[in-house]
RNA sequence: AGAAAAUAGUAUAAUGGAAAUACGGAGGGUUUUGAUCUCUCAGCUGUAGGUUCAAAUCCUGUUUUUUUAG
Numbered sequence: 001a002g003a004a005a006a007u008a009g010u011a012u013a014a015u016g017g018a019a020a021u022a023c024g025g026a027g028g029g030u031u032u033u034g035a036u037c038u039c040u041c042a043g044c045u046g047u048a049g050g051u052u053c054a055a056a057u058c059c060u061g062u063u064u065u066u067u068u069a070g
Base pairs, nucleotide, nucleotide: 001068002067003066004065005064006063009023010022011021012020017053025041026040027039028038029037046062047061048060049059050058
């Protein structure tokens, strides 16, 4: 210098119409107890702007990480 990525505690989804699943966490049911099973709940788009009626998504800056060349 070029390229890519950043989403819940972790791993990943999401045609511009408002964010989902699994594991994990909390509570309840079942069970003599535990495990299993089952129901419910909480918790998220790196950051600052812009475009748009509407942005995780498009554009710009910036931060961090990975990678290629030297």